This is a predicted structure of a 1474-nucleotide RNA (small-subunit ribosomal RNA) from an uncultured prokaryote. RNAcentral holds the sequence, with entries from ENA. The coordinates come from a structure-prediction model, not an experiment, and the mean pLDDT is 84. Its Rfam family is "Bacterial small subunit ribosomal RNA".
[in-house]
RNA sequence: AGAGUUUGAUCCUGGCUCAGGACGAACGCUGGCGGCAUGCCUAACACAUGCAAGUCGAACGAGAAAGUUCCUUCGGGAGCAAUUAAAGUGGCGCACGGGUGAGUAACGCGUAGACAAUCUGCCCUUCAGUCUGGGACAACUUUUCGAAAGGAGAGCUAAUACCGGAUAACAAUGCAUGACACAAGUUGUAUAUUUGAAAGCUUUAUGUGCUGAAGGAGGGGUCUGCGUCCCAUUAGCUAGUUGGUAGGGUAAAGGCUUACCAAGGCAACGAUGGGUAGCGGGUUUGAGAGGACGAUCCGCCACACUGGAACUGAGACACGGUCCAGACUCCUACGGGAGGCAGCAGUGGGGAAUAUUGCACAAUGGAGGCAACUCUGAUGCAGCAAUGUCGCGUGAGUGAAGAAGGCCCUUGGGUCGUAAAGCUCUUUUAUGGGGGAAGAUAAUGACGGUACCCCAAGAAUAAGCACCGGCUAACUAUGUGCCAGCAGCCGCGGUAAUACGGAGGGUGCAAGCGUAGUUCGGAAUUACUGGGCGUAAAGUGCGCGUAGGCGGAAUAGUAAGUCGGAGGUGAAAGCCCGGGGCUCAACCCCGGAGGGUCUUUCGAAACUGCCGUGCUAGAGAUGGUCAGAGGCGGGUGGAAUUCCUGGUGUAGAGGUGAAAUUCGUAGAUAUCAGGAGGAACACCCGUGGCGAAAGCGGCUCUCUGGCACAUUACUGACGCUGAGGCGCGAAAGCGUGGGGAGCAAACAGGAUUAGAGACCCUGGUAGUCCACGCCGUCAACGAUGAGAACUAGCUGUUGGGAGGGUUACCUCUUAGUAGCGAAGCUAACGCAAUAAGUUCUCCGCCUGGGGAGUACGGCCGCAAGGCUAAAACUCAAAGGAAUUGACGGGGGCCCGCACAAGCGGUGGAACAUGUGGUUUAAUUCGAUGCAACGCGAAGAACCUUACCUACUCUUGACAUCCUUGGAAGCUCGUAGAGAUAUUAGUGUGCCUUCGGGAACCAGGUGACAGGUGCUGCAUGGCUGUCGUCAGCUCGUGUCGUGAGAUGUUGGGUUAAGUCCCGUAACGAGCGCAACCCUUAUCCUUAGUUACCAGCACGUUAUGGUGGGCACUCUAAGGAGACUGCCGGUGAUAAACCGGAGGAAGGUGAGGACGACGUCAAGUCAUCAUGGCCCUUACGAGUAGGGCUACACACGUGCUACAAUGGGCAGUAUAGAGGGUCGCAAUGCCGCAAGGUGGAGCAAAUCCCAGAAAGCUGCUCUCAGUCCGGAUUGGAGUCUGCAACUCGACUCCAUGAAGUUGGAAUCGCUAGUAAUCGCGAAUCAGCAUGUCGCGGUGAAUACGUUCUCGGGCCUUGUACACACCGCCCGUCACACCAUGGGAGUAGAUUGUACCAGAAGCGGGUAGGAUAACCUUAGGGAGGCCGCUCACCACGGUAUGAUUCAUGACUGGGAUGAAGUCGUAACAAGGUAACC
Repeated sequence: AGAGUUUGAUCCUGGCUCAGGACGAACGCUGGCGGCAUGCCUAACACAUGCAAGUCGAACGAGAAAGUUCCUUCGGGAGCAAUUAAAGUGGCGCACGGGUGAGUAACGCGUAGACAAUCUGCCCUUCAGUCUGGGACAACUUUUCGAAAGGAGAGCUAAUACCGGAUAACAAUGCAUGACACAAGUUGUAUAUUUGAAAGCUUUAUGUGCUGAAGGAGGGGUCUGCGUCCCAUUAGCUAGUUGGUAGGGUAAAGGCUUACCAAGGCAACGAUGGGUAGCGGGUUUGAGAGGACGAUCCGCCACACUGGAACUGAGACACGGUCCAGACUCCUACGGGAGGCAGCAGUGGGGAAUAUUGCACAAUGGAGGCAACUCUGAUGCAGCAAUGUCGCGUGAGUGAAGAAGGCCCUUGGGUCGUAAAGCUCUUUUAUGGGGGAAGAUAAUGACGGUACCCCAAGAAUAAGCACCGGCUAACUAUGUGCCAGCAGCCGCGGUAAUACGGAGGGUGCAAGCGUAGUUCGGAAUUACUGGGCGUAAAGUGCGCGUAGGCGGAAUAGUAAGUCGGAGGUGAAAGCCCGGGGCUCAACCCCGGAGGGUCUUUCGAAACUGCCGUGCUAGAGAUGGUCAGAGGCGGGUGGAAUUCCUGGUGUAGAGGUGAAAUUCGUAGAUAUCAGGAGGAACACCCGUGGCGAAAGCGGCUCUCUGGCACAUUACUGACGCUGAGGCGCGAAAGCGUGGGGAGCAAACAGGAUUAGAGACCCUGGUAGUCCACGCCGUCAACGAUGAGAACUAGCUGUUGGGAGGGUUACCUCUUAGUAGCGAAGCUAACGCAAUAAGUUCUCCGCCUGGGGAGUACGGCCGCAAGGCUAAAACUCAAAGGAAUUGACGGGGGCCCGCACAAGCGGUGGAACAUGUGGUUUAAUUCGAUGCAACGCGAAGAACCUUACCUACUCUUGACAUCCUUGGAAGCUCGUAGAGAUAUUAGUGUGCCUUCGGGAACCAGGUGACAGGUGCUGCAUGGCUGUCGUCAGCUCGUGUCGUGAGAUGUUGGGUUAAGUCCCGUAACGAGCGCAACCCUUAUCCUUAGUUACCAGCACGUUAUGGUGGGCACUCUAAGGAGACUGCCGGUGAUAAACCGGAGGAAGGUGAGGACGACGUCAAGUCAUCAUGGCCCUUACGAGUAGGGCUACACACGUGCUACAAUGGGCAGUAUAGAGGGUCGCAAUGCCGCAAGGUGGAGCAAAUCCCAGAAAGCUGCUCUCAGUCCGGAUUGGAGUCUGCAACUCGACUCCAUGAAGUUGGAAUCGCUAGUAAUCGCGAAUCAGCAUGUCGCGGUGAAUACGUUCUCGGGCCUUGUACACACCGCCCGUCACACCAUGGGAGUAGAUUGUACCAGAAGCGGGUAGGAUAACCUUAGGGAGGCCGCUCACCACGGUAUGAUUCAUGACUGGGAUGAAGUCGUAACAAGGUAACC
């Protein structure tokens, strides 16, 4: 310090997530030691038991028992015990220490101050005093009540208990007066009156108490400034309330309290209300600023079962005190009583979760005491817990046969791994034994079997946890197969999972490691430091203006802000720095530094503020001059629509994509004339004008607002912005009353459609118009708040002004309004003096998407609705700009038998063939839009064959190795469907170093064979397709933040990214073309089997023969064609058009040749191959069957439907092939298929082999025919082991459908279509198929609007699995959270009232009363009782807030494959949106 995640990729915005740290922690697995810390965060829930506050005999009276010594009348007594125990009076303490955080948003806390408004026991200092009397009450004794707890009566008694008196005032009050000072006051002196002290004890001494006064120290109390959480969906609160006067009260100021008077006080700088919370030092995180937290330790506060109250006291309204009320628990004799662990342990409960009913007062401190001492769950220690942190260890060295074993493997090896074993050492820790501190300054040590030291034995006692797809260090095999599971985010898993499980290996940390939780960080993701608002979330619709914020220039003063110095304070601990002590560290000790928006004071005066004076540049004002759809109201005009009246006139009109509804013979439409009425103002009209915005348009008049320009001798900062507030505010809508021509929601009808609640058409009501009043919204947009200043240019236009001018115009300036554009800015697009640039001021607004601008609440409104405005839940995205593609019922250009123009077909029939389907024991498998379907299959009767049935084999039908035997082989039987089993016979080979070996056969054994079993979505190879379309890329450079772009776009041209020109590109590659083959012309060479012109011979005839190499031809090599030449067009280019020559002309024709890539295209059944599966079978053999089935559907073909034809007869002319397991001639036989026979030929020689259409002649004459040939019967031929299932062909007979084929659809542009035959591969046989060959031989193309496909450019996009895309809403189902809801129940709280315990205070008619007084009656005083006021609990009524719950109901979210449509994204098929 960053990283992952939105996309095909990119940049940005933006959320989510991760890596780090921390923890009083918890859970899982694991666990050796020690030091130091820490340990109920939940139920302020309830508590058994023990302990936690007592002490003093030197205040007082009284005073045992056990024990022991002595005496004894044996009953007992005395001493010691004994300054005893227990209890009482009295004193001090119990208000400290310890616990907890419920309450509290407060002077509670923090900080700085104040008290001239205060108190203070014990302690310290000083001064003075401590005299004299009196009466009681406990204990005790006794009577008595009660179960108990506890009382009641009578009697006795002491004191440092209580009371009277004296003395003393400095105390209080009054008066007089001095000093100081002030807001009230403080202080001194004199005097008067009043009230008003004391206590003794003992160890006898500088003893210790006690009283008054003053001071101190320490500790409280009160007051004040400032700071101190969230909600405004809490906006008004307050009657003791705010102030005054008087009384009361307190230690003390004060409405603290009471009476009276006044009507104040608080609040947008957030009162009141609600929620939450103890506060701080600090802890933690962070670079910091901040954020979160407030355990342990320290300070403060609050509380002590809940609520209330006071008493005592120096101090309490009191944790281990009292009283009352309440709840709960316990005891009870039922009458009454007792209790309060948020002290230490401990128990139950709650909870994910938190320890011992320990030891000691040795130390430190506290209470009491003169002291000894006693008490002290404070404290010191120990115990439990890896809860944290720090330290140590679990060994060290050597050791390669790289052991065994595990895992992996390409089978070679690699790895665990010097790791182990082995050898040599060491002993920290643990164990055993011995010694042994400090803590203690004389005594006293819980800790303590302490720390620490020494010795002994022995590697001995000691390693786990998580992770290994990316982020993030670390990889393999195996199991599983969208299952089981994982997951912090992205995401893994559907048969090859580095992501699941276990394993091997590795990585990280380590006595721990992981997980989940919380919190800070990363997050600049609330932005003070340090963000934004044109399009990502975000500028209020616009103005006026209040508070507030900000504010021109000069000068004087002031000193609030600001700056500087000094003083005070900021406790300790902590953090940081420097030292020191435990072996180190953690830990502890000492010293220092630091820390505040603090406070006091002194100073400075630039800036801001404040106050004063003057200024004119801002702002305003005066008079002048324009322009203008600025506003309000009145008047008025013409055109048009509609309606009405009349005329002319006749059959249609209207409307649409096409129609219909509709109007019209009762006269429409059309046309002419006249009239009525309402609304709107054509042309002018303009990126023209005006207005704050909304908005404003005929002409004219009244009234009226604002801007601008030039000028001025006026005012003198009067300004800017603007939370609340007020006003204006399109359309629609609402209310009342008018008006209503046209238009037109709703509605009706007609169409369209699957439907059409729409788009289109015909009608048509609200409304649109006017007046008045509401509403207050909009894509109210420049999606851009207002104001001010500054920052290149160029061009247009509107208004004003100045100058020049040749009267066209030019220049300058100012206020608007537009278009480009530099710098700059921006994520980019873009903005650019009218900023989105550079700055200042003020306001508004934003913080992931959805839920939702919704619910609830409040305010406004007649309503519709508006304004304000959440949460639960859910997702990992949502989004902006730009890029490349793809797509569009977007655009432009271009091409192709793509359409069109033609010719011929298919679709109808029969048959052939393939497929689907069905059937079947099996009908083997594959191919499935184009690009499967006469396809794999260039040929299923057996075989093929993979399928089915049956019968068989198991190292196997096939390969290699080992072993045994035998040559191999051949022949005859038997059983069987055969495979096979079995018998008999025959046969003995080759090489040799003489051991044996090679080939072959059989038996055996195990390694292994075998599989047309699965996966073409694991693959190679091969192939199809877009497409023979013209494209696809790269290097360098340049542009862009980047994806990318450029090049490759543009202008021409081409079949072509073909070429030329232009050009931030320049070049290059794969494609195109060419090179290759065939064909068309010629030449050369060579002539056999081809050929035969001339010469010769021969034949009925034939190159048959001699001969020839001219020609044809054959097959080798060359030539030829290149837009080369001419003319035109074009840019003078490329090229195109025409022409010449030429066998051929613009690629001459045909073929081979297929770029980057696409389709997870096809093929595991050609072959190869990973993985999986089968192994007496999914392998192998055999026989038979099946692949040939048949209601049907489709594809591809063949034959036809006839006369351009059929039949018969005659007759002419090819090319390319094949042939010895072959082609086969002449001849003979058969009607024929064919048979017989075999010449010739391994082929330019022989054969297949007769080409056919054609031509010539005859016949048929339009019919289901002399067309057509299916089907069927019969008879045959051939092949073959075998034609039944299931071959082809021949002859005779039979003679079906079919008379040119619906919607639709296919091929073809020239030697092509069409038509005619021939050959070949496969093959024993089997072709209408396939591949070739030649013969005859057309028609048409205007053209590119449309269909299909493709190319280039451009445009839109919410698509990228790319339109077969994406995606919306209702309904149905499941589940989740939430709103409403008749209500129900709880908590808190307001108001009014009732009630009123205990208690303080007031009153007092009742009762009783030791001290003092007394005239002895009584009084004073206090007590009990009663009563009044206040008041807790409680109750009633009525509100408010809030949490639950509720039949039913509303919408919302989510959920692989539900329903209906298709709203949006392309012109999304009616542009979308508000």